[in-house]
RNA sequence: GGGCUCGUGGUCUAGGGGUUAUGACGCCACCUUGACAUGGUGGAGAUCGCAGGUUCAAUUCCUGCCGAGCCCACCA
Numbered sequence: 001g002g003g004c005u006c007g008u009g010g011u012c013u014a015g016g017g018g019u020u021a022u023g024a025c026g027c028c029a030c031c032u033u034g035a036c037a038u039g040g041u042g043g044a045g046a047u048c049g050c051a052g053g054u055u056c057a058a059u060u061c062c063u064g065c066c067g068a069g070c071c072c073a074c075c076a
Stems, first nucleotide, its partner, number of pairs: 001072007010025003018056001027043005049065005
């Protein structure tokens, strides 16, 4: 340099055009305990990598860029 896959709360992840973005772990508060752990209830936390485009409507489709992984080529 070329090809493919991927980027979504702190971490891992579901959702692949339709009006409130899903769950688990973690975090916070309360209940339970003498206390801790476990358990229960509730809550905060995402401008869906960035910028354009298509569309009435984009996390979802298209293009470019950035980043991660795998393969190939080149150089050494």
Molecule: transfer RNA
Organism: Candidatus Poseidoniales archaeon